[in-house]
This is a predicted structure of a 379-nucleotide RNA (Bacterial RNase P class A) from Arcanobacterium sp. The model forms 94% of the base pairs in the Rfam consensus. A source record names the gene rnpB. Rfam family: Bacterial RNase P class A. The family's RNA type in Rfam is ribozyme.

RNA sequence: UGAGCUGCUCAGGCAGCCGCGUGCGUAUGCAUUUUAUGUACGAGGAACGUCCGGGCUCCGAAGGGACGAGUGGUGGGUAACACCCACUCGGGGCGACCCGCAGGAAAGUGCCACAGAAAAAAUACCGCCGCGUCUUUCGAGACUCGGUAAGGGUGAAAAGGCGAGGUAAGAGCUCACCGCGCAGCCGGCGACGGAUGCGGCACGGUAAACCCCACUUGGAGCAAGGCCAAGCAGUGCGCGUAGAGGUGGUUCCCGCUGAGCGUACGGGUAGGCUGCUAGAGGCGUGCGGUAACGCGCGUCGUAGAUGGAUGGCUGCCACUGGGCAGUGCGCGAAUGCGCCUGCCCAGCACAGAACCCGGCGUAUCGAGCAGCUCAUACU
Repeated sequence: UGAGCUGCUCAGGCAGCCGCGUGCGUAUGCAUUUUAUGUACGAGGAACGUCCGGGCUCCGAAGGGACGAGUGGUGGGUAACACCCACUCGGGGCGACCCGCAGGAAAGUGCCACAGAAAAAAUACCGCCGCGUCUUUCGAGACUCGGUAAGGGUGAAAAGGCGAGGUAAGAGCUCACCGCGCAGCCGGCGACGGAUGCGGCACGGUAAACCCCACUUGGAGCAAGGCCAAGCAGUGCGCGUAGAGGUGGUUCCCGCUGAGCGUACGGGUAGGCUGCUAGAGGCGUGCGGUAACGCGCGUCGUAGAUGGAUGGCUGCCACUGGGCAGUGCGCGAAUGCGCCUGCCCAGCACAGAACCCGGCGUAUCGAGCAGCUCAUACU
RNA backbone atom coordinates (compact mmCIF):
# COMPACT_ATOMS: atom_id res chain seq x y z
C1' U A 1 0.00 0.00 0.00
C1' G A 2 -3.75 -3.60 -1.17
C1' A A 3 -7.18 -7.51 0.27
C1' G A 4 -9.67 -9.41 4.51
C1' C A 5 -11.41 -11.27 9.73
C1' U A 6 -13.49 -10.21 14.58
C1' G A 7 -15.57 -7.12 18.39
C1' C A 8 -17.71 -2.46 19.66
C1' U A 9 -19.72 2.76 19.50
C1' C A 10 -22.83 6.67 17.27
C1' A A 11 -27.65 7.11 14.70
C1' G A 12 -26.69 14.56 13.28
C1' G A 13 -25.75 19.43 16.73
C1' C A 14 -27.43 24.50 18.25
C1' A A 15 -31.08 28.53 18.12
C1' G A 16 -35.99 30.66 17.05
C1' C A 17 -41.33 30.15 15.99
C1' C A 18 -45.90 27.10 15.85
C1' G A 19 -48.15 22.55 17.86
C1' C A 20 -49.19 17.70 20.93
C1' G A 21 -49.22 14.31 25.62
C1' U A 22 -48.40 13.56 30.99
C1' G A 23 -47.16 15.22 36.16
C1' C A 24 -47.18 19.50 39.46
C1' G A 25 -48.61 24.81 40.68
C1' U A 26 -52.13 28.93 39.77
C1' A A 27 -56.72 30.89 37.79
C1' U A 28 -61.64 29.52 35.87
C1' G A 29 -66.41 26.80 35.78
C1' C A 30 -71.77 23.32 39.71
C1' A A 31 -69.20 19.07 38.05
C1' U A 32 -66.74 13.33 36.27
C1' U A 33 -63.69 17.54 34.61
C1' U A 34 -63.18 21.96 30.87
C1' U A 35 -60.34 26.06 29.38
C1' A A 36 -56.09 29.28 30.01
C1' U A 37 -51.20 29.89 31.84
C1' G A 38 -46.29 28.70 34.18
C1' U A 39 -42.84 24.81 34.87
C1' A A 40 -40.54 19.76 34.42
C1' C A 41 -40.33 15.50 31.46
C1' G A 42 -41.60 13.05 26.76
C1' A A 43 -39.33 6.43 21.82
C1' G A 44 -35.29 2.66 19.72
C1' G A 45 -30.93 -0.08 18.42
C1' A A 46 -33.86 -2.33 16.65
C1' A A 47 -39.47 0.50 20.24
C1' C A 48 -40.44 -3.96 14.58
C1' G A 49 -41.74 -9.47 13.68
C1' U A 50 -44.56 -11.67 17.93
C1' C A 51 -40.56 -16.80 16.97
C1' C A 52 -38.69 -18.72 22.01
C1' G A 53 -38.28 -18.13 27.48
C1' G A 54 -39.78 -15.87 32.19
C1' G A 55 -42.23 -12.37 35.83
C1' C A 56 -47.30 -10.96 36.94
C1' U A 57 -52.85 -12.25 36.78
C1' C A 58 -57.07 -15.45 36.52
C1' C A 59 -58.99 -20.49 35.76
C1' G A 60 -57.96 -25.74 36.63
C1' A A 61 -55.39 -29.39 39.62
C1' A A 62 -54.63 -35.11 45.91
C1' G A 63 -50.65 -38.08 43.86
C1' G A 64 -49.00 -40.81 39.70
C1' G A 65 -49.47 -42.45 34.66
C1' A A 66 -50.98 -42.27 29.42
C1' C A 67 -51.78 -39.28 24.92
C1' G A 68 -49.95 -34.96 22.59
C1' A A 69 -46.16 -31.14 22.10
C1' G A 70 -41.13 -29.51 22.59
C1' U A 71 -35.73 -30.05 23.17
C1' G A 72 -31.35 -33.19 21.35
C1' G A 73 -22.64 -33.50 21.39
C1' U A 74 -20.45 -32.36 26.62
C1' G A 75 -19.73 -29.12 30.80
C1' G A 76 -21.16 -24.46 32.69
C1' G A 77 -24.18 -19.55 33.04
C1' U A 78 -29.22 -17.89 33.98
C1' A A 79 -35.50 -16.51 36.81
C1' A A 80 -35.87 -19.36 32.32
C1' C A 81 -34.95 -20.56 27.17
C1' A A 82 -34.80 -23.15 21.16
C1' C A 83 -30.37 -17.96 24.30
C1' C A 84 -25.12 -17.17 25.89
C1' C A 85 -19.95 -18.99 27.24
C1' A A 86 -16.09 -22.73 27.11
C1' C A 87 -14.76 -27.31 25.14
C1' U A 88 -15.35 -31.90 21.88
C1' C A 89 -16.44 -33.87 17.05
C1' G A 90 -17.42 -32.91 11.75
C1' G A 91 -16.97 -29.37 7.54
C1' G A 92 -14.86 -24.70 4.95
C1' G A 93 -10.69 -21.03 4.48
C1' C A 94 -3.21 -20.13 3.04
C1' G A 95 -4.71 -17.44 7.49
C1' A A 96 -7.24 -14.11 11.17
C1' C A 97 -11.62 -16.87 11.56
C1' C A 98 -16.38 -18.98 10.08
C1' C A 99 -20.44 -22.84 9.76
C1' G A 100 -23.20 -27.25 11.92
C1' C A 101 -31.75 -29.39 13.76
C1' A A 102 -24.43 -32.61 16.07
C1' G A 103 -28.75 -38.78 20.23
C1' G A 104 -30.00 -43.90 18.03
C1' A A 105 -29.95 -47.06 11.25
C1' A A 106 -26.69 -53.73 15.37
C1' A A 107 -35.16 -52.89 18.45
C1' G A 108 -38.71 -52.96 14.50
C1' U A 109 -41.36 -51.01 10.00
C1' G A 110 -41.17 -48.09 5.55
C1' C A 111 -38.74 -45.57 1.40
C1' C A 112 -34.38 -45.11 -2.16
C1' A A 113 -37.16 -41.80 -8.82
C1' C A 114 -34.35 -42.43 -13.60
C1' A A 115 -30.39 -45.36 -15.10
C1' G A 116 -28.38 -50.02 -13.98
C1' A A 117 -27.10 -57.07 -13.82
C1' A A 118 -28.05 -55.69 -8.91
C1' A A 119 -30.53 -50.40 -4.22
C1' A A 120 -29.53 -54.85 0.70
C1' A A 121 -28.00 -59.82 3.84
C1' A A 122 -28.57 -59.41 -3.95
C1' U A 123 -26.58 -60.14 -8.72
C1' A A 124 -23.57 -60.77 -13.69
C1' C A 125 -24.50 -56.53 -19.21
C1' C A 126 -19.42 -55.95 -21.22
C1' G A 127 -15.03 -58.15 -19.63
C1' C A 128 -11.15 -61.80 -17.48
C1' C A 129 -10.00 -67.23 -16.93
C1' G A 130 -10.52 -72.83 -17.55
C1' C A 131 -12.45 -77.66 -19.86
C1' G A 132 -14.89 -79.29 -24.31
C1' U A 133 -16.75 -78.82 -29.52
C1' C A 134 -16.51 -76.26 -34.24
C1' U A 135 -14.07 -72.79 -37.65
C1' U A 136 -9.31 -70.74 -39.10
C1' U A 137 -5.91 -66.42 -43.22
C1' C A 138 -2.63 -70.17 -37.44
C1' G A 139 -2.81 -64.07 -35.06
C1' A A 140 -7.36 -65.88 -33.34
C1' G A 141 -12.78 -66.26 -33.46
C1' A A 142 -17.81 -68.52 -32.30
C1' C A 143 -20.84 -71.69 -29.07
C1' U A 144 -22.09 -74.83 -24.48
C1' C A 145 -20.89 -75.50 -19.35
C1' G A 146 -18.24 -73.67 -15.19
C1' G A 147 -15.01 -70.13 -12.17
C1' U A 148 -14.51 -64.78 -10.93
C1' A A 149 -15.92 -59.74 -9.28
C1' A A 150 -9.78 -57.15 -10.27
C1' G A 151 -11.22 -53.77 -14.68
C1' G A 152 -15.33 -51.17 -17.81
C1' G A 153 -20.30 -49.30 -17.70
C1' U A 154 -25.08 -47.11 -14.55
C1' G A 155 -26.18 -44.09 -10.50
C1' A A 156 -26.63 -39.12 -5.44
C1' A A 157 -25.12 -43.82 -3.37
C1' A A 158 -22.53 -50.46 -5.57
C1' A A 159 -21.24 -54.74 -0.58
C1' G A 160 -14.31 -51.79 3.23
C1' G A 161 -9.89 -48.36 0.77
C1' C A 162 -4.89 -48.75 -1.03
C1' G A 163 -0.28 -51.41 -2.13
C1' A A 164 2.14 -56.15 -2.19
C1' G A 165 1.93 -61.43 -2.21
C1' G A 166 -0.96 -65.14 -4.37
C1' U A 167 -3.82 -67.34 -8.56
C1' A A 168 -5.78 -70.42 -14.59
C1' A A 169 -8.09 -65.59 -13.79
C1' G A 170 -9.47 -63.50 -9.35
C1' A A 171 -11.06 -62.65 -4.38
C1' G A 172 -9.50 -60.29 3.22
C1' C A 173 -7.62 -65.79 0.08
C1' U A 174 -2.89 -63.89 2.95
C1' C A 175 0.08 -59.58 4.80
C1' A A 176 1.47 -54.07 5.92
C1' C A 177 -0.96 -49.27 6.53
C1' C A 178 -5.74 -46.73 6.95
C1' G A 179 -10.94 -47.39 8.22
C1' C A 180 -14.56 -50.37 11.09
C1' G A 181 -15.93 -53.58 15.38
C1' C A 182 -14.66 -55.72 20.29
C1' A A 183 -11.72 -55.80 24.92
C1' G A 184 -9.27 -53.90 28.88
C1' C A 185 -5.45 -49.70 29.94
C1' C A 186 -3.95 -44.31 30.21
C1' G A 187 -5.56 -38.84 30.15
C1' G A 188 -10.08 -35.80 30.83
C1' C A 189 -15.80 -33.80 35.53
C1' G A 190 -17.56 -35.07 30.59
C1' A A 191 -18.39 -35.12 25.21
C1' C A 192 -13.99 -37.31 23.64
C1' G A 193 -8.78 -38.29 22.78
C1' G A 194 -4.30 -41.60 22.91
C1' A A 195 -1.56 -45.95 22.52
C1' U A 196 -2.03 -51.57 22.83
C1' G A 197 -4.08 -56.33 21.72
C1' C A 198 -7.73 -59.19 19.23
C1' G A 199 -11.36 -59.86 15.04
C1' G A 200 -10.65 -60.87 8.31
C1' C A 201 -15.00 -57.33 7.81
C1' A A 202 -20.47 -59.51 9.49
C1' C A 203 -24.39 -54.70 9.76
C1' G A 204 -25.25 -49.04 2.17
C1' G A 205 -28.21 -44.40 2.80
C1' U A 206 -32.50 -42.02 4.94
C1' A A 207 -34.97 -40.53 11.73
C1' A A 208 -36.72 -31.65 8.85
C1' A A 209 -40.18 -40.93 7.47
C1' C A 210 -42.81 -43.65 11.34
C1' C A 211 -40.31 -45.04 15.49
C1' C A 212 -36.83 -45.85 19.94
C1' C A 213 -34.04 -43.37 24.01
C1' A A 214 -33.14 -39.25 27.55
C1' C A 215 -34.95 -34.71 29.50
C1' U A 216 -38.84 -30.78 29.80
C1' U A 217 -44.07 -29.79 29.67
C1' G A 218 -51.72 -27.81 32.73
C1' G A 219 -54.74 -23.68 30.00
C1' A A 220 -55.55 -18.58 28.81
C1' G A 221 -53.67 -13.82 28.64
C1' C A 222 -53.15 -6.48 30.72
C1' A A 223 -59.09 -6.85 25.82
C1' A A 224 -55.29 -10.79 32.29
C1' G A 225 -57.39 -9.27 36.86
C1' G A 226 -59.42 -5.74 40.76
C1' C A 227 -62.57 -1.35 42.32
C1' C A 228 -66.49 2.48 41.61
C1' A A 229 -70.90 2.89 38.95
C1' A A 230 -75.34 6.73 35.36
C1' G A 231 -79.61 5.00 32.45
C1' C A 232 -82.99 0.83 31.52
C1' A A 233 -85.00 -3.61 33.62
C1' G A 234 -85.85 -6.57 38.41
C1' U A 235 -87.11 -7.32 43.75
C1' G A 236 -88.56 -5.51 48.90
C1' C A 237 -90.87 -1.54 51.74
C1' G A 238 -93.80 3.13 52.14
C1' C A 239 -97.43 6.53 49.89
C1' G A 240 -101.27 6.89 46.05
C1' U A 241 -108.14 7.26 42.01
C1' A A 242 -110.85 9.27 49.58
C1' G A 243 -106.22 12.19 43.81
C1' A A 244 -99.89 10.78 44.89
C1' G A 245 -96.93 13.10 41.45
C1' G A 246 -96.35 16.70 37.41
C1' U A 247 -97.38 21.65 35.40
C1' G A 248 -99.12 27.03 35.25
C1' G A 249 -100.47 31.32 38.04
C1' U A 250 -102.14 36.42 41.34
C1' U A 251 -98.41 30.75 45.99
C1' C A 252 -102.06 29.01 53.70
C1' C A 253 -105.24 29.12 47.62
C1' C A 254 -106.95 28.12 42.57
C1' G A 255 -106.89 26.02 37.43
C1' C A 256 -105.32 22.02 34.18
C1' U A 257 -103.66 17.03 33.97
C1' G A 258 -104.60 11.73 35.83
C1' A A 259 -101.34 6.52 37.65
C1' G A 260 -97.91 6.11 39.22
C1' C A 261 -94.30 8.29 42.76
C1' G A 262 -90.52 7.87 46.56
C1' U A 263 -86.87 4.87 48.80
C1' A A 264 -83.65 0.64 49.71
C1' C A 265 -81.04 -3.63 47.72
C1' G A 266 -78.11 -7.07 44.77
C1' G A 267 -76.11 -8.07 40.03
C1' G A 268 -74.27 -5.02 36.39
C1' U A 269 -74.19 -2.07 30.74
C1' A A 270 -72.22 2.81 29.11
C1' G A 271 -68.43 5.39 31.47
C1' G A 272 -64.45 6.17 34.97
C1' C A 273 -60.40 4.58 38.27
C1' U A 274 -56.70 0.89 39.04
C1' G A 275 -53.23 -2.76 37.26
C1' C A 276 -49.03 1.28 35.09
C1' U A 277 -44.02 1.53 35.16
C1' A A 278 -38.05 1.08 40.54
C1' G A 279 -37.01 -3.25 37.13
C1' A A 280 -33.82 -10.47 37.06
C1' G A 281 -32.78 -1.53 35.83
C1' G A 282 -28.59 1.78 33.69
C1' C A 283 -23.55 3.67 34.59
C1' G A 284 -18.81 3.51 37.27
C1' U A 285 -15.53 0.66 40.21
C1' G A 286 -13.24 -3.53 43.18
C1' C A 287 -13.06 -8.81 43.73
C1' G A 288 -13.97 -14.13 41.93
C1' G A 289 -14.26 -16.85 37.19
C1' U A 290 -10.55 -18.75 30.72
C1' A A 291 -15.50 -16.90 29.59
C1' A A 292 -20.83 -16.37 29.74
C1' C A 293 -21.70 -14.53 34.48
C1' G A 294 -21.75 -13.71 39.82
C1' C A 295 -20.89 -10.85 44.46
C1' G A 296 -19.82 -6.11 47.03
C1' C A 297 -19.66 -0.72 47.07
C1' G A 298 -20.86 4.01 44.95
C1' U A 299 -24.00 6.74 41.82
C1' C A 300 -28.41 8.03 38.44
C1' G A 301 -34.04 9.05 37.94
C1' U A 302 -35.17 8.23 32.74
C1' A A 303 -42.21 8.05 28.50
C1' G A 304 -47.00 6.07 30.12
C1' A A 305 -50.83 7.61 25.27
C1' U A 306 -56.18 4.75 25.04
C1' G A 307 -58.57 6.80 18.11
C1' G A 308 -53.88 6.39 20.76
C1' A A 309 -48.92 12.45 22.43
C1' U A 310 -43.41 12.63 21.34
C1' G A 311 -44.38 16.57 15.30
C1' G A 312 -43.62 20.65 11.62
C1' C A 313 -41.17 25.11 9.53
C1' U A 314 -36.87 28.44 9.21
C1' G A 315 -31.61 29.76 9.91
C1' C A 316 -26.47 28.40 10.97
C1' C A 317 -22.94 24.46 11.56
C1' A A 318 -21.41 19.24 10.71
C1' C A 319 -21.46 14.71 7.35
C1' U A 320 -21.97 12.28 2.30
C1' G A 321 -22.36 12.63 -3.13
C1' G A 322 -22.26 15.58 -7.70
C1' G A 323 -21.10 20.09 -10.58
C1' C A 324 -18.35 24.76 -11.40
C1' A A 325 -14.21 27.99 -10.35
C1' G A 326 -8.94 29.16 -8.73
C1' U A 327 -2.14 33.65 -11.00
C1' G A 328 -3.46 27.68 -5.12
C1' C A 329 -0.16 22.99 -3.86
C1' G A 330 2.02 18.12 -5.36
C1' C A 331 2.99 14.30 -9.32
C1' G A 332 3.59 13.76 -14.58
C1' A A 333 6.38 14.38 -21.29
C1' A A 334 1.15 15.35 -21.93
C1' U A 335 -4.61 14.94 -22.36
C1' G A 336 -4.69 14.75 -17.00
C1' C A 337 -4.69 12.68 -11.65
C1' G A 338 -4.77 13.69 -6.36
C1' C A 339 -5.17 17.40 -2.43
C1' C A 340 -6.79 22.28 -0.56
C1' U A 341 -10.12 26.58 -0.67
C1' G A 342 -14.72 28.96 -2.25
C1' C A 343 -19.71 28.77 -4.41
C1' C A 344 -24.16 26.03 -6.06
C1' C A 345 -27.42 21.67 -6.02
C1' A A 346 -29.06 17.15 -3.87
C1' G A 347 -29.23 13.62 0.13
C1' C A 348 -29.31 12.56 5.57
C1' A A 349 -31.56 5.67 6.63
C1' C A 350 -34.59 1.70 8.94
C1' A A 351 -38.42 2.66 11.59
C1' G A 352 -42.90 4.68 16.41
C1' A A 353 -43.54 2.52 23.02
C1' A A 354 -48.99 0.32 24.60
C1' C A 355 -48.06 -4.63 31.37
C1' C A 356 -42.75 -5.53 32.12
C1' C A 357 -38.13 -8.13 31.29
C1' G A 358 -34.22 -11.77 28.86
C1' G A 359 -33.13 -13.57 23.94
C1' C A 360 -33.43 -14.71 18.67
C1' G A 361 -34.59 -13.15 13.74
C1' U A 362 -35.22 -9.30 10.25
C1' A A 363 -34.64 -3.83 8.34
C1' U A 364 -31.03 0.16 8.25
C1' C A 365 -28.30 6.53 4.53
C1' G A 366 -23.89 6.55 6.59
C1' A A 367 -19.73 7.74 10.20
C1' G A 368 -16.04 6.15 13.71
C1' C A 369 -12.83 3.11 17.17
C1' A A 370 -9.93 -1.22 18.77
C1' G A 371 -7.51 -5.91 17.98
C1' C A 372 -5.90 -9.48 14.44
C1' U A 373 -4.63 -12.12 9.45
C1' C A 374 -2.65 -12.61 4.42
C1' A A 375 0.06 -10.60 0.14
C1' U A 376 3.62 -7.13 -1.84
C1' A A 377 7.50 -3.34 -1.44
C1' C A 378 11.24 -0.80 1.41
C1' U A 379 14.46 -0.29 5.83